[in-house]
């Protein structure tokens, strides 16, 4: 100081279970659990998907201003090894 091929010593942790937690729901936090991940690190900025309490509607229903970074793209940071 450069790029993330390959490899996993450390790291996160889906499905499911469990909660006198948070929410209207999506969903989120915690504990078990491990499918799987090299950025599954942080960020809703652009598509996207999911809810719909308020709000709109006679009503079916529409809406993101909630959610999701483990849908994709974007940005921002790095660890272990490698290589100059």
């Nucleotide at each position: 100081u450069a790029a993330u091929a390959u490899a996993a010593a450390g790291g996160c942790a889906a499905a499911c279970c469990c909660a006198g937690u948070c929410g209207a729901a999506a969903g989120a936090u915690g504990g078990g659990g491990g499918c799987g991940c090299a950025a599954a690190g942080c960020c809703a900025c652009g598509g996207g998907u999911c809810u719909a309490a308020a709000g709109c509607a006679g009503a079916a229903g529409c809406u993101a201003u909630g959610a999701u970074a483990g849908c994709c793209g974007g940005g921002c940071u790095g660890c272990c090894g490698u290589g100059a």
Predicted 3D model of an 84-nucleotide RNA (c-di-GMP-I-GGC riboswitch aptamer) from a Peptococcaceae bacterium. Model confidence (mean pLDDT): 80 of 100. Its Rfam family is "c-di-GMP-I-GGC riboswitch aptamer". Gene Ontology term of the family: cyclic-di-GMP binding. It was read from a public genome assembly, where an Rfam model found it.